[in-house]
């Protein structure tokens, strides 16, 4: 010392990205009241107009001028002195003794302090000035005069310098009335400066070699001073992996920012040092410069010019242009502090002190305070009640900081002198008066609603929002945060333990070199002595000031400032200690090694040799095929194959033994024998005496493939050819087959070279197996050493796992990693014959990529089980005609919905009108219906006429209610107003409810406990059993819930009760006949209550559960049969058109009324059905047996009429009473005789009946006539396991009628088959793999096509810096020197050397650009295939070749 978001369905760990913090010389956006203190060109060291930034001294000198009180005073160009090397600016260069720190010796130092001594005699010039000239100017030539503290000479010369000594050598200046200030020599000090050294102070090795004055010596020169600083000669050194040289970048430090710290980043303001002054070179003067506001030269640029020639240098202060996102006034003053000159007064000072501008930063203050509930109005929201803004406002009562006005008025200067400045501060006055914004509100992250928008517009730091209900966009209301600021952008540190010294890792996440040997280096066993480098202690020195920290003080506080202390973690020196590390010398034996004796082994190399098999060749036998595959074909074979026998040849590999056996460092090594040879292990003693471990570079070995030039070549076999497969098949399969595989030689140097686990040493429970030794004994077995394995403890680990053969605990050394992709790529270099290998980036791009484990889902994975799932059967569909639904098409409309399974005789259990939602036309507008309230008219109601298709519109007549005296009230009804309506309009992806489906499948969960870091697991798995998670047994589980089963209903048997409308055995009566009547309850039946079935009994098997048995009994036997009943959930399944409902839309219409039409269309396609195709049949006649149900706007007996549908009359029944009602298949008799028929009935013509307001579109039925297709149905496909299928009829709902062949029920007749679970489909459980989780209808790869982006190569082209050679060579310095000048010193001139810029040549390096070209990345819906993930449909992957 704080964390959070983001990979997943979820989890743990790894790992990157992102956020919250602090800071800034900042900039931008919006906003802006005051004051204090700071700060302000980070870019163009770009160019600069203008002004100012360094002068002063008359007490050094001559001269001129002015004034004069005549005493003198003042001003000044010039000579001379001092200063101008400070102060101020900037950061170009510099990777360096430049800086920091600590030392050192061979030095100088004007002015200042101090000590000693001196200050003497002369001389010659010169500026100013005057005169004459030149020039545009800058400036300058000649002649003449003159002074000095200017210049020169002589003297003196103590100390001093040189020298061994003798000796030699060197100075001065005066001014002034005094006092005083100067001058010269020498010593010392102080200050400042120069030089040398140790250590520290960027990145790049894709920069590995650099260096010739280079390294050293001797001598000389040179400097203030050491030194190759320079030169001559001599030697051949010097630097470098502890990174030389080269390239890139950079002023360094105190400090500053951040951080817990260690660190990281940085070097504005202030302070120290350095470097620079337009660019480059050079010297002069001077104490000091190679000199910012000096000089000379060269160059670039600018300016002036009379074209001859000149002038300039803001990186001083202001200021201008330019650049830029961006940085201020051409201000005041020397009052203070300081500097220069002067004796001083003083002058100068853009240093400095102040003011101005800028919210640029830090700090402080304010924009009011109290009270105030009708919780005002307005806004916003609303469930319509209310809530919120909100004590907020208004109102009332106060205050006056700031700002404004008036007055006083400092400190800074303790005498004078104040730019700041009438400033700070103080007093008074009026008045709430002058003063609030910015960002945010999905999560991280404090703060939520409405409207608009509709993957648009937009937002976004990351995750991500937006496709009609957006807390994420825009606006509003409200809220949160900060506040004269607030946000954004940029940069730095932090978080990031995400480069890990503190403080990380490397088996599978990124990461152990393929393996050994070994150099440097690092590390190193046990005693003892010495040393003192490391180490430790003490002392003084230094570590500038400022800053920082602590505690004081001053501005009203704070920021800010002042004093004091700490700190400055460092460096060098001195003294001491001697444990540890190191060092010198000397011992020891346990590490390491050597010797002796044994021992196992596919360890290596060379040579020899053997048999089996394969192929080929020869010969024999033998005949038609062989071979090959999923099936085939290509191929071989009558020229004799395959098969078989014998003989021969060749090459390669070595069956069995053979083993989680052995050996080797790894790669790897396998018949047998011989020779040569390496290593290991064991036993016993002896010897050496730390000889050791690791190992950057280096060196060697290193599978396969590949290369080189030869040999060899049986089998196998890239490429290649053919045959198949396929949509294709450049593959998988088959037939052939070349390189290669083999040998010898030389290369290559890579592999998933793997235990994905570097080497070495030590320590830490055990069990079992095995290999090679050794020891003891009872030869059971046991002990021990070295290996090879399995399981496991502690411990470790993200987990899975590892576990004395560690991935545990420690030690030593090396290699390597730091998100994914781009990429092991490009460029460069090294290696290679080549292929290629080694080393190894960046731009750009993504927010992940990846590991382990979990739950699911899935698999052309596995195991177990079930289901009319298949199989075994029976009957269908698909073909025909028709019915019906759907698609499609059509139409004014053919209303809407349902659409794989799970839509399609479905919503619809009944469309002529109505229904009706659709279309056309005619109408209505508070509306067709409902409620409440107000106003108003009229009772209500009935009926008629006109118009019209109707709705609607217009009009007439009749009628006259109840209560109340009345006013009025009430019921009903019309008009009107208001609250309210209406919508089958949209959204089933906003919903409720209901439903389908998996599936009546056996599953789905919970509590507690236990296991796991966790997601989760356990239970629920296992062994049996069951229809069943049904039950039993076992078990870290024990229990429980929803499901299963049971309870419910129907049905099968019986009992009891009851006996009408049902029944009729017995008794009686009656009839042509009939339970018709009296009666009866026995039977059937009805409908209530019970009984009965439980593997209860027996046998067998089994621990049990349970299973088996033509078992017994029983009406029924193992769930007796059937129904109702549908777990957690899945499909954004279906339904807004049953209903309900949020939101949206509509309101003279998307609502309502009406008429007519449509939903009934018709080339066609599909589903579901009916009827058939006939003789197990059709037709005719006769005879028999049911059950469920329905009936008053009804069912209708019976009679009559009609061929009939029906009609007329009439009767019973509100139903166990009457009725629908005839059951049909069946049986009997007859006929038909295999045909498009006496099958089949479509279609069509005609005639009717019934319902209904109405049968045209568009009803059903009847009769007569007509008599189509169809002769059992392709691929394919459906139902059904027993009273089932098949077949036969009957009833009902809806309904006026009916398109019903549909639906729901009822009974009659009544089969066949199931060996079995391999396969198809669906499902359940366990297990396994997974790169899937929208879950295989998943995921995902590569080419091609399109757009965009960055990048490599590239004929070249352009630019840049650097080095080298050659040419030229300014100024200057040094050297040389006859003529000229000078008395001389010396100068001018000339010559030589060095040398800047420049020119030129050939290279190397870096950057830009470039036709074309290579790959790469990114981009909702392009093309082709399907490589990978499951056994991914040929297991995948690595290296190599084609």
């Nucleotide at each position: 010392u704080a964390g959070a978001g983001u990979u997943u369905g979820a989890u743990c760990a790894u790992g990157g990205c992102u956020c919250a913090g602090a800071a800034c010389g900042a900039a931008c956006g919006c906003u802006g009241g005051c004051g204090g203190c700071a700060u302000g060109c980070c870019u163009a060291a770009u160019a600069c107009a203008u002004g100012c930034a360094a002068g002063u001294c008359g007490a050094a000198c001559g001269a001129a001028c002015a004034c004069u009180u005549c005493g003198g005073u003042g001003u000044u160009a010039g000579u001379g002195g001092c200063g101008c090397a400070c102060g101020g600016g900037u950061g170009c260069g510099u990777a360096a003794c430049g800086c920091g720190u600590g030392g050192g010796a061979a030095u100088c130092u004007a002015c200042c302090c101090u000590u000693g001594g001196g200050u003497u005699c002369g001389g010659a010039a010169u500026a100013a000035c005057a005169g004459u000239g030149g020039g545009a100017a800058a400036c300058u030539a000649c002649u003449g005069c003159u002074a000095a503290u200017a210049c020169c000479g002589g003297a003196u010369g103590a100390u001093g310098a040189c020298g061994a000594a003798a000796g030699u050598c060197c100075a001065a200046a005066g001014a002034u009335u005094u006092a005083u200030c100067g001058c010269c020599c020498a010593g010392g000090g102080a200050u400042g400066a120069g030089c040398c050294c140790g250590c520290g102070u960027a990145g790049g090795a894709u920069u590995a070699g650099c260096u010739u004055g280079u390294u050293g010596g001797u001598g000389a020169g040179g400097u203030a001073a050491a030194a190759g600083c320079u030169c001559a000669c001599c030697a051949a050194g010097g630097c470098g992996a502890c990174g030389a040289u080269c390239c890139u970048u950079a002023g360094c430090u105190g400090g500053u920012c951040u951080g817990a710290g260690a660190g990281g980043a940085u070097g504005a303001u202030c302070a120290g040092c350095c470097a620079c002054a337009c660019u480059g070179g050079g010297a002069c003067u001077g104490a000091g410069a190679c000199a910012c506001g000096g000089c000379c030269c060269a160059g670039a640029c600018u300016c002036c010019u009379a074209c001859g020639g000149g002038a300039g240098g803001c990186a001083g202060c202001a200021g201008u242009a330019g650049g830029g996102a961006a940085u201020a006034u051409u201000g005041g003053a020397c009052a203070a502090u300081g500097g220069g000159c002067g004796a001083a007064a003083g002058c100068c000072u853009g240093a400095u002190c102040c003011a101005g501008c800028a919210a640029u930063g830090c700090c402080g203050c304010g924009u009011g305070a109290g009270u105030g509930a009708u919780g005002a109005a307005g806004g916003c929201c609303u469930u319509a009640g209310g809530g919120u803004u909100g004590u907020a406002a208004a109102g009332c009562u106060c205050u006056u900081u700031u700002a404004c006005c008036c007055g006083g008025g400092a400190u800074g200067a303790u005498a004078a002198u104040g730019a700041c400045a009438g400033u700070a501060c103080c007093g008074g006055g009026a008045g709430a008066a002058u003063a609030a914004g910015c960002c945010c509100c999905g999560g991280c992250u404090a703060a939520c609603u409405c409207c608009g928008u509709g993957c648009c517009a937009g937002c976004a730091g990351c995750c991500g929002c937006g496709g009609u209900a957006a807390u994420a966009c825009g606006g509003a209301g409200g809220g949160g945060g900060c506040u004269a600021g607030c946000g954004u952008u940029g940069u730095u540190c932090g978080g990031a333990a995400u480069u890990a010294c503190u403080g990380g890792g490397c088996g599978u996440a990124a990461a152990g070199c393929g393996c050994a040997c070994g150099u440097a280096g690092g590390c190193g066993g046990c005693g003892a002595u010495c040393u003192a480098a490391g180490u430790c202690a003490g002392a003084g020195g230094u570590g500038a000031a400022a800053g920082c920290c602590a505690g004081g003080g001053g501005c009203u506080c704070a920021a800010c400032c002042c004093g004091c202390g700490g700190c400055c973690u460092g460096c060098a020196c001195c003294u001491g200690a001697a444990a540890c590390u190191g060092g010198c010398a000397g011992g020891c034996u346990u590490g390491a090694g050597u010797c002796u004796g044994g021992u196992a082994g596919a360890g290596g190399g060379a040579a020899a040799u053997g048999g089996a098999a394969u192929u080929c060749c020869g010969a024999g036998u033998g005949u038609a095929g062989c071979g090959g595959u999923g099936a085939a074909a290509u191929g071989c074979g009558c020229a004799g194959a395959u098969a078989u026998u014998c003989g021969g040849a060749a090459g390669a590999a070595c069956a069995c033994c053979a083993g989680u056996g052995g050996c080797g460092a790894a790669g790897g090594c396998g018949g047998u024998u011989u020779c040569c040879u390496g290593g290991g292990c064991c036993a016993c003693g002896a010897c050496u005496g730390a000889c050791g471990c690791u190992g950057a570079g280096g060196c060697g070995c290193g599978a396969a493939a590949g290369c080189u030039a030869g040999g060899g070549g049986a089998g196998c076999g890239a490429a290649c050819a053919g045959g198949a497969u396929u949509a294709g098949a450049u593959a998988c399969c088959c037939u052939g087959g070349u390189a290669g595989u083999c040998c010898a030689u030389g290369c290559c140097c890579u592999a998933a070279a793997c235990g994905a686990u570097g080497u070495u040493c030590a320590c830490u429970c055990g069990a079992c197996a095995u290999u090679a030794g050794c020891g003891a004994u009872a030869u059971a077995c046991u002990g021990u050493u070295a290996g090879u394995g399995u399981c496991u403890a502690a411990g470790c680990a993200a987990a899975a796992g590892c576990g004395u053969u560690a991935a545990g605990u420690g030690a030593a050394c090396c290699a390597c990693c730091u998100g994914g992709g781009g990429a092991g790529u490009a460029c460069g270099u090294c290696c290679g014959c080549a292929a290629g290998g080694a080393u190894g980036a960046a731009a750009c791009u993504c927010a992940a990529a990846g590991u382990a484990a979990u739950u699911g889902a899935c698999g052309g994975g596995g195991g177990u089980c079930c289901g009319c799932a298949c199989a075994a059967g029976c009957g269908g569909u698909g073909g025909a005609g028709c019915a019906u639904g759907u698609g499609g098409u059509u139409c004014a409309a053919u209303u809407c919905g349902a659409u794989g399974g799970u839509a399609c005789g479905c919503g619809a259990g009944g469309a002529a009108c109505c229904u009706u939602a659709c279309c056309u036309g005619g109408g209505c507008u508070a509306g067709a219906a409902u409620g409440c309230a107000g106003u108003u008219g009229g009772a209500a109601u009935g009926u008629c006429c006109c118009u019209g298709a109707a709705a609607g519109g217009g009009g007439g007549c009749a009628g006259g209610c109840u209560c109340g005296c009345a006013a009025g009230a009430g019921a009903c009804u019309g008009a009107u107003u208001g609250c309210a309506a209406g919508g089958u309009g949209c959204u089933g992806c906003a919903u409720g409810g209901c439903u389908g489906u998996c599936g009546u499948c056996a599953g789905c969960u919970c509590g507690u406990g236990c296991c796991g870091u966790g997601a989760g697991g356990u239970g629920u798995u296992g062994g049996g059993u069951u229809a069943a998670g049904u039950c039993c047994c076992g078990c870290a589980a024990c229990g429980a819930g929803c499901g299963c089963a049971a309870c419910c209903c129907c049905u099968a048997u019986c009992u009891u009760u009851a006996g009408u409308u049902g029944c009729c055995a017995g008794c009686g009566g009656g009839u042509c006949a009939u339970g018709c009547c009296g009666g009866g309850g026995a039977c059937u039946c009805u409908a209530a209550a019970g009984a009965a079935a439980c593997u209860g009994c027996c046998c067998g098997c089994g621990u049990a559960a349970g299973c088996g048995g033509u078992g017994a009994g029983g009406a029924a036997g193992g769930a007796g049969g059937g129904g109702a009943u549908g777990a957690c959930g899945u499909c954004a399944a279906g339904u807004c058109a049953u209903c309900a409902u949020g939101g949206c839309c509509u309101u003279u219409a998307u609502g309502c009324c009406c008429a007519g039409g449509g939903c009934u269309a018709c080339a066609c396609a599909c589903g579901u059905g009916c009827u058939a195709c006939a003789a197990u049949g059709g037709c005719a006649g006769g005879a028999a047996c049911a059950a469920u149900g329905g009936g008053a706007a009804g069912c209708u007996a019976c009679a009559u009429a009609g061929c009939g549908a029906u009609a007329u009359g009439a009767u019973g029944c509100c139903a166990a009473u009457c009725u629908c009602a005839a059951a049909a298949a069946u049986c009997c008799u007859g006929u038909c005789u295999c045909a498009g028929u006496u099958c089949g009935g479509a279609u069509a013509g005609g005639a009717g009946u019934c319902u209904g307001c109405a049968a045209c579109c568009c009803g059903a039925c009847u009769c007569c006539u007509u008599g189509a297709a169809g002769c059992u149905g392709g691929a394919a496909u459906c139902g059904c396991u027993a009273g089932u299928a098949a077949u036969c009829g009957c009833g009902c709902a809806u309904c006026a009628g009916c398109a019903a062949u549909g639906g729901c029920g009822c009974g009659g007749u009544g089969a066949a088959u199931a060996c079995g679970u391999u396969c198809c489909c669906g499902g359940a459980c366990c297990u396994u793999g997974u790169a899937c989780a929208c879950a295989c209808c998943g995921c995902c790869c590569g080419u091609c096509a399109a757009g965009c982006c960055a990048u490599g190569g590239g004929a070249g082209c352009c630019g840049g810096g650097u080095g080298u050679g050659c040419c030229u060579g300014a100024a200057g310095a040094c050297g040389a020197u006859a003529a000229c000048c000078g008395u001389a010193a010396g100068g001018a001139g000339u010559c030589g050397u060095c040398c800047a810029a420049g020119g030129u040549a050939a290279a190397a390096c870096c950057g830009g650009u470039g036709a074309c070209u290579g790959g790469g990345g990114c981009u909702a819906a392009g093309u082709c295939g399907u490589a990978a993930c499951a056994a991914g449909g040929u297991a995948a992957c690595c290296g190599u070749a084609a």

Small-subunit ribosomal RNA from uncultured Sphingomonas sp., 1442 nucleotides, folded computationally. Its Rfam family is "Bacterial small subunit ribosomal RNA". Its mean pLDDT, the model's own confidence on a scale to 100, is 86. RNAcentral holds the sequence, with entries from ENA.